Source information:
A computed fold for a 266-nucleotide part of an RNA from a Planctomycetota bacterium, annotated as large-subunit ribosomal RNA, domain VI.
Context: one part of a larger RNA
RNA sequence: CGUUCCAAGCUUGACAGGAGUCAACCUUAGUACGAGAGGACUGGGUUGGACGAACCUCUGGUGAUCCAAUUGCGCCGCUAGGUGCACCGUUGGGUAGCUACGUUCGGCAGGGAUAACCGCUGAAAGCAUCUAAGCGGGAAGCCCCCCUGAAGACGAGGCUUGGUUGUCGCAAGACGAAAGACCCCUGGUAGACCACCAGGUUGAUAGGCCGCAGGUGUACGGGCUGAGAGGCCCUAAGCUGAGCGGUACUAACGGUCAAAGCUGAU
Repeated sequence: CGUUCCAAGCUUGACAGGAGUCAACCUUAGUACGAGAGGACUGGGUUGGACGAACCUCUGGUGAUCCAAUUGCGCCGCUAGGUGCACCGUUGGGUAGCUACGUUCGGCAGGGAUAACCGCUGAAAGCAUCUAAGCGGGAAGCCCCCCUGAAGACGAGGCUUGGUUGUCGCAAGACGAAAGACCCCUGGUAGACCACCAGGUUGAUAGGCCGCAGGUGUACGGGCUGAGAGGCCCUAAGCUGAGCGGUACUAACGGUCAAAGCUGAU
């Protein structure tokens, strides 16, 4: 821009893509078959491999913005306590998020038309013949069924709901303006950008603050004790990124766009 008024929401599905797997074990059954050795078809059940999707409750990984321990040197005048550099100095842990080695789920079943093939009826050709007319069965394959996208499917679909006016003008159009939308702003369950989603004071969207969870593991300082290193008590303390809530303290300021008429009643 189109989809022939403007919007919001929910949809149909032409078409396209994905999936489609394999094995072992138990049983049928040591049965059918076979002299024996051996050893099924078929049906039922269970488990697993690989593959795929989603997710982070569990088990782990990562987690250079969290906590602690510790070495050397420098600095804060010294002690104490901190801080900087040394691969994040090194080491031990670790929230959210992201992840697999983790968890859950998937392949099923069914229908239709068929291939090779197996048949029924059956002539040409008094027989025979699955075929010539006609009618069945038949595959991990084909088309559905399952999952995903999808009306720019210009054949532009359907449904529900909302708004459909005023002024100027012959008209084209302009102004105002509805439902609604956008710019802009606060952000993230989203994300390369855009888009999408949650919000914008009639507000919990982000930050701050408060509480909680989770992490680390008992801070500083003081007291007691020990010759001292150190230990004990105040103290499961102190600190704490992303998590869960609460709270307007801070920031969501300010703007713009936006519709054709027709009919009837009074």
Rfam family: Bacterial large subunit ribosomal RNA.
The organism belongs to Planctomycetota, within Bacteria.
The coordinates come from a structure-prediction model, not an experiment, and the mean pLDDT is 86.